c-di-GMP-I riboswitch aptamer from a Candidatus Bipolaricaulota bacterium, 98 nucleotides, folded computationally.
The coordinates come from a structure-prediction model, not an experiment, and the mean pLDDT is 84.
The source organism's lineage runs through Bacteria, Bacteria candidate phyla and Candidatus Bipolaricaulota.
RNA sequence: GCUUCGAAAGGGCAAACCCGUCGUAAGGCGGGGGCGCAAAGCCACGGGUCCUCGCUCGGCCCUUGGGUGGGCGGGGCGAGGACGGCCGGGCUGCCGAA
Numbered sequence: 001g002c003u004u005c006g007a008a009a010g011g012g013c014a015a016a017c018c019c020g021u022c023g024u025a026a027g028g029c030g031g032g033g034g035c036g037c038a039a040a041g042c043c044a045c046g047g048g049u050c051c052u053c054g055c056u057c058g059g060c061c062c063u064u065g066g067g068u069g070g071g072c073g074g075g076g077c078g079a080g081g082a083c084g085g086c087c088g089g090g091c092u093g094c095c096g097a098a
Stems, first nucleotide, its partner, number of pairs: 005096002012037002017032006035085001041091003045088003048083010059072004
């Protein structure tokens, strides 16, 4: 000096939950809080999860003269969005004992 490593020190971030606020929602932001985190810093590029809307196909239920009108729940496809504290990838970065 370096890092595939993570002792120490100084500092940093902040899960659940609560309050306020924005959003149809997933969630965001601010305050409290502190489970954790060495990239829990940044980027939605791949996968994943979640939300909303549209189309479509079954199921169940109610209803009607009638696939007539409605309810509940699910699968597929598409569009838009959310999550970086789900995984991968990219970029950047503090300290330096073994």